Source information:
The prediction has a mean pLDDT of 78. Bacterial large signal recognition particle RNA from an Actinomycetota bacterium, 268 nucleotides, folded computationally. The gene name in the source record is ffs. The RNAcentral record of the sequence draws on ENA. The model forms 93% of the base pairs in the Rfam consensus. Its Rfam family is "Bacterial large signal recognition particle RNA". Rfam's curators write: The signal recognition particle (SRP) is a universally conserved ribonucleoprotein involved in the co-translational targeting of proteins to membranes.

């Protein structure tokens, strides 16, 4: 130094979470790293803790072990922003909503005449008429009495010697109180009465209209100015939670680079 055949080891490492800690079942990083089995009211262990039970494979260097660098990845604090959420604030009152006022844009209305002046009307209030409507009435029809209303009274009856006379029921006709209808025209009265007619008045708000004069006027809608409200959001203030991000902390897989250490038997 080399080969057999062995033993010690190897057969992932890391970070969260769990724990009183360490591991290991769960999450993620790393990236290839043996196989079965149980483990969340959970297995296994105690700073000599760095997983249990079982079976394989490797096996003395390409292994291990330490420092340096880089660094995936997570985790703590601080501080940004964005979104959510939840608490306060109405002297921030911007939106959103009301009211006044301007008249730049738009829109309406105007020279087929505007704002304005003026002059007579309507609308409103009170008297007369008138009509319409109601209601009563007078008017006219009609109906209307066993007897105690009339006229005519058939039979019948009453008086006379007779002649004649009297009285009168039913019945027809009429008519009283009464009833009913019509009530255009006439009388009276009422009021929830009129596109009516006529006298006054009031009072210029409105409406329409004549004349003058000749360019405005209106404020829907937007802007703009001034008040007003305060339930919402927006806007501040504060806590929370989630995303991204900066700084600092802190553990850190792969990986690069260096050290360092390395057993027992037999053989050449």
């Nucleotide at each position: 130094c080399u080969g057999u055949g062995c033993u010690a080891g190897g057969u992932g490492g890391g970070g969260g979470g769990c724990u009183c800690g360490g591991g290991g079942u769960c999450c993620c990083c790393u990236g290839a790293a043996c196989c079965g089995g149980a483990a969340a009211c959970c297995c296994u262990c105690g700073a000599u803790a760095u997983g249990c039970c079982g079976g394989g494979c490797u096996g003395a260097g390409u292994a291990c072990u330490c420092g340096u660098c880089c660094g995936c990845g997570g985790c703590c604090g601080c501080g940004g922003u964005a979104c959510g959420u939840c608490c306060g604030g109405g002297u921030u009152a911007g939106c959103c909503c009301c009211c006044g006022g301007u008249a730049a844009g738009c829109g309406g209305c105007g020279c087929u005449g505007a704002u304005g002046g003026u002059c007579g009307g309507g609308u409103c209030c009170c008297g007369c008429g008138c009509g319409a409507c109601c209601c009563g009435g007078a008017g006219c029809c009609g109906c209307g009495a066993a007897c105690c209303u009339g006229g005519u009274c058939a039979g019948g009856g009453c008086c006379g010697g007779a002649a004649g006379g009297c009285a009168g029921c039913a019945g027809c006709c009429a008519u009283a109180a009464g009833c009913g209808g019509u009530g255009u025209c006439c009388c009276g009265g009422g009021a929830g009465u009129g596109c009516c007619g006529u006298g006054g008045g009031a009072g210029u708000g409105c409406c329409g209209g004549g004349c003058c004069g000749g360019a405005g006027c209106c404020g829907g809608c937007u802007g703009c100015c001034g008040g007003g409200u305060a339930a919402g959001c927006a806007c501040c203030g504060a806590g929370c939670g989630u995303g991204c991000u900066g700084c600092g902390g802190u553990c850190c897989a792969a990986g690069a680079c260096g050290a360092g250490c390395c057993g027992c038997a037999c053989a050449g």